Transfer RNA from an uncultured bacterium, 73 nucleotides, folded computationally. Rfam family: tRNA. By type it is a transfer RNA.
[in-house]
RNA sequence: GCGCCCAUAGCUCAGUGGUUAGAGCACUGCCCUUAUAAGGCAGGGGUCGAUGGUUCAAGUCCAUCUGGGCGCA
Numbered sequence: 001g002c003g004c005c006c007a008u009a010g011c012u013c014a015g016u017g018g019u020u021a022g023a024g025c026a027c028u029g030c031c032c033u034u035a036u037a038a039g040g041c042a043g044g045g046g047u048c049g050a051u052g053g054u055u056c057a058a059g060u061c062c063a064u065c066u067g068g069g070c071g072c073a
Stems, first nucleotide, its partner, number of pairs: 001072007010025004018056001027043005049065005
């Protein structure tokens, strides 16, 4: 330099262009327990990497950029 893949909650990841952006773990509160863990209930936490475009409507499609991974040279 070229090609491919990835970027969504603190972490690991789902998410047919349309109904409120979700799960597990983690965190907080309560219940349970002599106490802790486990278990149960509830809650907080997201401008979906950035900018622009397509569309009535974009996490999802397109372009560029940024960061990461793999391969080729």